[in-house]
This record gives sequence, C1' cells and structure tokens, in this order.
RNA sequence: ACACGUGCUCCGGGGUCGGUGCAAUUCCGAACCGGCGGUCAAAGUCCGCGAACCCCGUCCGAAUCGCCCGCGAGGGCGGCGAGGGCGGGGCCGAUCCGGUGGAACUCCGGAACCGACAGUCACAGUCUGGAUGGGAGAAGCACGUCG
Repeated sequence: ACACGUGCUCCGGGGUCGGUGCAAUUCCGAACCGGCGGUCAAAGUCCGCGAACCCCGUCCGAAUCGCCCGCGAGGGCGGCGAGGGCGGGGCCGAUCCGGUGGAACUCCGGAACCGACAGUCACAGUCUGGAUGGGAGAAGCACGUCG
C1' cells in the first nucleotide's frame, strides 16, 4: 500500500415571480432540482442498487385468553398475536438528434422527458407528514486477519 472482516462516524437537491380563483408554493405561464455502484470517457432517462407499499419463509416477541402446579410470590404448557431482526419475492419513472472521438443513449450543441405514499379550502419532484426513521454506498476513523 492492497484485499477481506468487524465496530463507529458519514450518507438527497429543489417553489420564486406572475395569472385565474372564495381558496392553489398543488392548476396555468415562466422558474428550480437530480442519491449510490457500474459502463473503453464524466449518465436523473443505459445496466444495476436504495427508500415507500404488498407478499412469503424464519427467528424473537409486547399485550391478552385458557389449563395445570404452588399457601404465596410466582412458575409451566397451549391459543391468539401488536411489533421487530434476518433472508427471499413482487411492485417501482423518463431521450432523442447533430458534433468530436478508436470508443460516448455518459462529453459538447440543440430539443425533449421523468419524479413513491399520506395530507391539503383545488390536482404537489419542490409545501407538510411518517422521518431525530430507513438507506444503497464507502468519504473518514479504529481494530483484526491473509498475502
């Protein structure tokens, strides 16, 4: 220095102006944003991963009910089972043209497109909420192991 393992830390951006209206940061006009790994060369739109939601397996299991044991405190067995850990599955959006080049749906030019769920006096990528959560990942630190 590299690889692997363990622990800790870290780990998402963006609504402003105008219009309509009783009411909209939700509609209309203009505006703004882009997690992580990979890819011959840099990606919101290629190949994958992650969050929400649903299902299955497995383990743990609050509360509660029944029976039994015990003088009692309490204990045992069984039913039901909120919720949680781990593993797996489902669901899950969007790009073209030209240029450069050996090579680019990634760069340059141009024109497009996409964005979970719940809430809301009216429809949300940008507001509020679950979330002081989860998290791909590996930016940092420590320890260990092999070469």
Molecule: FMN riboswitch aptamer (RFN element)
Organism: Amnibacterium sp.